RNA sequence: ACGAACGCUGGCGGCAGGCCUAACACAUGCAAGUCGAACGAGAAGUAGGUCUUCGGACUUAUGGACAGUGGCGGACGGGUGAGUAACGCGUGGGUACUUGCCCCUCGGUACGGGACAACCCCGGGAAACUGGGGCUAAUACCGUAUAUACCGGUUUUGGUGGUUCUUAAUCGGGAAAGAUUUAUCGCCGAGGGAUAGACCCGCGUCCGAUUAGCUAGUUGGUGUGGUAGAGGCGCACCAAGGCAUCGAUCGGUAGCUGGUUUGAGAGGAUGAUCAGCCACACUGGGACUGAGACACGGCCCAGACUCCUACGGGAGGCAGCAGUGGGGAAUAUUGGACAAUGGGCGCAAGCCUGAUCCAGCAAUACCGCGUGUGUGAAGAAGGCCCUAGGGUUGUAAAGCACUUUCAGCAGUGAAGAAAAUGCUUAAGGUUAAUAACCUUGAGUCUUGACGUUAACUGCACAAGAAGCACCGGCUAACUCCGUGCCAGCAGCCGCGGUAAUACGGGGGGUGCAAGCGUUAAUCGGAUUUACUGGGCGUAAAGCGCGCGUAGGUGGUUUGGCAAGUUGGAUGUGAAAGCCCCGGGCUCAACCUGGGAAUUGCAUCCAAAACUGCUAAGACUAGAGUGUGGUAGAGGGAAGUGGAAUUCCGGGGUAGCGGUGAAAUGCGUAGAUAUCCGGAGGAACACCAGUGGCGAAGGCGGCUUCCUGGACUAACACUGACGCUGAGGUGCGAAAGCGUGGGUAGCAAACAGGAUUAGAUACCCUGGUAGUCCACGCCGUAAACGAUGUCAACUAGCUGUUGGAGGACUUGAUCCUUUAGUGGCGCAGCUAACGCGUUAAGUUGACCGCCUGGGGAGUACGGCCGCAAGGUUAAAACUCAAAUGAAUUGACGGGGGCCCGCACAAGCGGUGGAGCAUGUGGUUUAAUUCGACGCAACGCGAAGAACCUUACCUACUCUUGAAAUCCUGCGAACUUGCUAGAGAUAGAUUGGUGCCUUCGGGAACUGAGUGACAGGUGCUGCAUGGCUGUCGUCAGCUCGUGUCGUGAGAUGUUGGGUUAAGUCCCGCAACGAGCGCAACCCCUGUGAUUAGUUACCAGCGCGUAAUGUCGGGGACUCUGAAGAGACUGCCGGUGUUAAACCGGAGGAAGGUGGGGAUGACGUCAAGUCAUCAUGGCCCUUAUGGGCAGGGCCACACACGUGCUACAAUGGCCAGUACAGAGGGUUGCCAACCCGCGAGGGGGAGCCAAUCCCAGAAAGCCGGUCGUAGUCCGGAUUGGAGUCUGCAACUCGACUCCAUGAAGUCGGAAUCGCUAGUAAUCGCGAAUCAGCAUUGUCGCGGUGAAUACGUUCCCGGGCCUUGUACACACCGC
Repeated sequence: ACGAACGCUGGCGGCAGGCCUAACACAUGCAAGUCGAACGAGAAGUAGGUCUUCGGACUUAUGGACAGUGGCGGACGGGUGAGUAACGCGUGGGUACUUGCCCCUCGGUACGGGACAACCCCGGGAAACUGGGGCUAAUACCGUAUAUACCGGUUUUGGUGGUUCUUAAUCGGGAAAGAUUUAUCGCCGAGGGAUAGACCCGCGUCCGAUUAGCUAGUUGGUGUGGUAGAGGCGCACCAAGGCAUCGAUCGGUAGCUGGUUUGAGAGGAUGAUCAGCCACACUGGGACUGAGACACGGCCCAGACUCCUACGGGAGGCAGCAGUGGGGAAUAUUGGACAAUGGGCGCAAGCCUGAUCCAGCAAUACCGCGUGUGUGAAGAAGGCCCUAGGGUUGUAAAGCACUUUCAGCAGUGAAGAAAAUGCUUAAGGUUAAUAACCUUGAGUCUUGACGUUAACUGCACAAGAAGCACCGGCUAACUCCGUGCCAGCAGCCGCGGUAAUACGGGGGGUGCAAGCGUUAAUCGGAUUUACUGGGCGUAAAGCGCGCGUAGGUGGUUUGGCAAGUUGGAUGUGAAAGCCCCGGGCUCAACCUGGGAAUUGCAUCCAAAACUGCUAAGACUAGAGUGUGGUAGAGGGAAGUGGAAUUCCGGGGUAGCGGUGAAAUGCGUAGAUAUCCGGAGGAACACCAGUGGCGAAGGCGGCUUCCUGGACUAACACUGACGCUGAGGUGCGAAAGCGUGGGUAGCAAACAGGAUUAGAUACCCUGGUAGUCCACGCCGUAAACGAUGUCAACUAGCUGUUGGAGGACUUGAUCCUUUAGUGGCGCAGCUAACGCGUUAAGUUGACCGCCUGGGGAGUACGGCCGCAAGGUUAAAACUCAAAUGAAUUGACGGGGGCCCGCACAAGCGGUGGAGCAUGUGGUUUAAUUCGACGCAACGCGAAGAACCUUACCUACUCUUGAAAUCCUGCGAACUUGCUAGAGAUAGAUUGGUGCCUUCGGGAACUGAGUGACAGGUGCUGCAUGGCUGUCGUCAGCUCGUGUCGUGAGAUGUUGGGUUAAGUCCCGCAACGAGCGCAACCCCUGUGAUUAGUUACCAGCGCGUAAUGUCGGGGACUCUGAAGAGACUGCCGGUGUUAAACCGGAGGAAGGUGGGGAUGACGUCAAGUCAUCAUGGCCCUUAUGGGCAGGGCCACACACGUGCUACAAUGGCCAGUACAGAGGGUUGCCAACCCGCGAGGGGGAGCCAAUCCCAGAAAGCCGGUCGUAGUCCGGAUUGGAGUCUGCAACUCGACUCCAUGAAGUCGGAAUCGCUAGUAAUCGCGAAUCAGCAUUGUCGCGGUGAAUACGUUCCCGGGCCUUGUACACACCGC
C1' cells in the first nucleotide's frame, strides 16, 4: 500500500469503490426508437343531423389507436478483456483517400410514366410464417430535358531537366421531391470548412538459444484487376531474391496507455474504478444495406447447447440493467425518475433513453464525529499480589455540579430551475397590413426522482453507543496460579523435562481504536543483479594456453563536415491524476479555478571544445622491418656415447635374498658373491643453481641438419599498420582407446608370504596390461602464482641470469643502464592473512566468470567421441546455515625445556590361606539411608544386644512427645493396687502451695476448640554453610599506557636461574593485587631467668635399700623471654647480574626437619540424614508412643586389614631401657583367694606427687632341627568370669580339650628417599560392656637404593596443527 478474504467486535455521518474465479449456462422484466409538417387507409370514442321495428342503421364533423409504405436513427451510448507480442498500443511524422447530420459560397428544383405494400377476396400450415388474384398514394421507383464549375477522353497554352501541375478549346457521360398554417422546412449539382475515419512510416513495447536457421505470393519488377484510396491486396509473366546472433523462426505468457503503488532517486511491481485507443459479442465463416458495419439487443450458412412441436418444421443468444443457478476464500436491489446532464426522432408540443441522476445492501477503503466534562481520598468495597508492613486496580467508581454534539421526537426549511415550453404584452424587423412570423425586453402560469433532503430551532435524558491484538529478544508493555518435552506456542532466534515474564487462565500493563488482528500477493529495507551502486589470491567467481573473425576501443597535428554533443526557438507531449497557489461543502476526505510539471518526440537556427566522418592530408614517441652481435634442457629429424640393471657364457661352493622380526621366493639340476666377453631395452649421475628457455602443457648425455622466439647496440625505413577478442581455430601433463612394433628395469590388475580380531591395505617375493617407438583418437588435472591479456603512473635496499656503456688504483674492482628471475620493505590496498614497480596500489581498454548450502557439475535434450567419457546445463525437494581469515582455550600415538616415589635402582607388601571389616549381589516382613574411577568400599559410624533406629510386624494416640495463643477445671506433686507384651487404661493414698492493691496474677497438671505442630518424606539439578579433588601444582588477574576494525595481545614472552611468575638482565611497557616465600606452632644448640610435685654435683642427716630428709640452683628437666643461619665470609664459574659449585667456622648451611596455611577456578563432585533453607507432598498419618524383630541373613564377587606359613624362628627361665597420654558415676596400690578371666580388700590420687603401668623387640641361658612340626592358630565341645533390666537371635574375656587351611602366593598391582621403609610394643577418643585386627597419637630398634629421564602416569612453560569449544570420553 490493497477491487481483498477470514476471526472477534460493532454507534453515526460524508465520500468513493464493490465477480480479480466459469469469455460458464441463463427463467422473467426492462435496455432504440421516432416522425401524420412524406403517404394511403382509418378502429374505438365525442358532437350534430336523418331514419327507426327504439335493438339500431346511415351521414357530417372531430378524433386519431393498431399495423403498413417512406425518412432518419438502430455503426452512438452501455458491457467484457477471450484473442492479440501485432503498426495492436504509445510517441512523432506522412497522404494516394472518404466523410450522413452541421457551417459558408455558387447554381438549380422542368416535363412525364408505370408499379408494390396496407386493404379486399381465395388458399397452405400445429406454429413461425406464407402462396395466388384484385384496388391504391407518396419526399418509394423509373424515363426524358437542362447543367460553365463534376467525371472521362482528345487537342492546345505557359512554366519545368522530367513526372506531375496549369490555361484554353472540344467531344462524351451524369441531377432533383415535395410538405404545410405561405413563410419556412426540405431536395439536387459543385467548391470550401469543420468533425469523424482509412492507410503508410521512424522509434519504443515480456520470457526462453536445452528454439539457429526461416521464407515460393515468398522478395522485387512489368501488366491487368480490385478499392474511397497507396500497396502481392488478387492474378499472369519475368528475375532470385527477402529476414536473421543488433536474435529471424519457433514455444510460453499478456489487451496497450495516461496512470496506480513503492522508492531519496534510478528502478521494481501493476494496468480495478476514471479517461484515450484496440479487440470481441454462443463458436467459426460470409456478405447485404448504408456516409459509416462485415453490425452486442440486423441477415445468411455451418457447429454445439437450450426451448416449442401436430415430428413435417420452427425459435433463441444478459461480456446491456437488475436477477438466477454454478464456480469460488470472495463481490450488492428482479428499486425510483427522466427533475438535471447527454443522446435519437420530430417545426414543435413531445415520445424514447437500466446512458445518466438518485436511493437500497455490506465497516470494503479513506475522512470526520461521538460514546461525556469538572470535582471527588474514607485512597471505599471487590479483585490481584505480598517480605503480612503494605502495594496495585485508582480519581478510576460511588457521590456532587455541569453540558447535550450524534442518535430520538416535534417544527421551520434552502440550493439543484442560470433556464425552457406555453400564454399576455412592448419595441424593432418583415409585410400592403395593426394578420401572422422573427429578434430583444417585461409580465404571468407551470415543471424536483432524491425527499420525512441539507441546514436551522425547540424538547427530554449521562441518558442509547468499546473493542481487538500484544506484554522472552527484535518491540512499547510483568506478576500469580495450573501444566510438567505433556498439552501447547512460534515471523526469526527459540520456549515447555516441577519454581515457564515464551503454553492455558486470572490480575495488571502496552499499543491501536469502530475497529483490531491474521492470511494472501506487491514495493521497500536488499549496495542481496550493483546504470546510479558489487565483486572474482584464500569466502561463490580468471576459460589450461595461444592465434584470430565480428564487435568494442585506440598516439600527435591541420583543414572541412556537423552524426553524436551543447545552446536557443517553434509545434506537440488529451483531459483527469501528482505538485504549488487560491476557492466551495462547519473541518477533513471530497469537489473546483489557475499555474507549474509532463525529464519525451519532431522541425528550424546557431556553436565547433571533445568523440565521430572526411582529405588514397601531414608526423614519429605506439607497433613493425632491415644490419651487426649475445645467451639458452625452445621445437623437429638423423646419428652416436659411457655408467648401471637384467639375460647369456666362464670359474667357484652353500647358502642367497628379504624384514621391525619372518616367511613366500632363488639355490647342489650349482644360486648369491666374482671375472671377462656378448645381447637388448630404457633413462641420461656429477655439472645443477628460488639458474636458463618456452604461450601454456613442458624441456636435461653428445654431434649434425632444419626451425621458432627473446635480448642487445647504432643508424636507416614503413607511418597507427595498435590492444582486446563473443563465435571459430590450433596446441594441450598423466591416465585411457585403436592399429602395428618393442619390452631391460619399474609396475595397476593378479598370485603367494607376512601383519592383523579381520587386512580385498600399508611390508616382502613374484608379475600382466602399461610405461618406450610410429600413426590416429581423447581434451581433461590442485592444467596453481588457486592471481585473464595489454598499457601508463607510484619510495627504496639487496641477491642472481643475459647484454650494453663508462671510470680508474686494471681488480674475485667500482658506477650507470636495460631485459629477466628471487628476498625484504615505504605509501597505498585488504575482512584478515598478506600484496607491495613481477601489485592484490592508482588509472584506462577489452574479454571471461560469480550471486546461500545440499540436490549437482547431476537428470533430460543438443553437440563431440570407437569407447571411456567430455561440453553445454536445470528442476522438484530439503536445510538455516555452508564458508573465509584471525583469536582464546582444550587436545595430538606434534616438537622443545622442566618437575613429581612418575619410571628406573632398592626394601617391604597386596593378589593364593584362615579370620576381621566394608561393599556389591542374592535373600528377607525388614535386612533403614547415603557414599560409586583416581577423589565410594576398617567411608558417614570416636564403638547397632534394648536404647541408638531412621527399617519391618503387631498394638495404640489424634491440637498430638516438645512450642505460641484462647477457654474453663484443678495446686503441683505423690503412694501402692488391678488388666495388659508395653504404651496405656481403670480405680486409689497423701497433699491444698507462692504473690496480691483481694479484683486477681504467675508457674504447673490434665481437658476442650482452632489457628497450628510434626515429618531422617521428595528435590544437593532450586540453595546457604561445610567438605573432597586437580594441588602446596606455580600459577590466576587488574589499572594506566601501547598495538589490533575486532575477538584479543602486550605486561606474564625472550636469555639465565630457582623448590617457586624465586631473583637478575633485556624488552612498549610501567606499576599493582591474590597465590610462592616469610611472619605462627613443634623439634634440633648455647646463654639468661625461675625452681615444685621434677633434679641431686658438693655439704650434712637417716635407712636393709630408695632425693627419703635438711638443704642446693651446679647438672638433667620443666617454661618464660631471648640469641643463633643471613649465601653473612673465602675461592671458582657466571654478563661486573641473579645464582651455582667448593671451603671455613658452626649444634645446625643454603626453604635445617616436621606441621598449620590450599590463589582464580574445575568436576550441576559430595552432603536437604549434622545444621539451616525455597518449593512440593502427608495431616485419625509419610506424624507420635510401645513390644518384639531387623540393620549381624549367605551358593557368590571385590576392596581394606590382622595372623601366618616358621630357625634372623617358636617355646621356657632370667634381665635392661621409653615417650606421650588418661583418671572422682574415675584410675585403683599393697595384701589375701582363684591355674586364669576375676573376686575380696581398701591406702593414695581432682594428679611433674598416687594409679593405669609388667613396655616389647633387645640382651643372657636352655630347648626344638625342617617336620604340616614344640610352626600356624581357624573351627568345634565342655566349664567359667565380667558388664548390663536383659548376652537366644547378637558381647568381650578365661581355662581344659579340639588343631582346619596354609610350605611365601598367576595375570596384575600398592607404599616408601632417612630417623624414612621395615619391625617392636605403649596410650587415647568413642564407651555400662564390646577394637588382638579400625582410627588418632607416642616412643624403641633401625636399613637399602637413586646410573639417569628413553619409556608409563600426572603436572608446568614456550611453540605448532586442528573440521574440537558439552572442548579427543570431542568430531
Overview: Predicted 3D model of a 1371-nucleotide RNA (small-subunit ribosomal RNA) from an uncultured prokaryote. It matches the Rfam family "Bacterial small subunit ribosomal RNA". Rfam links the family to the GO terms ribosome and structural constituent of ribosome.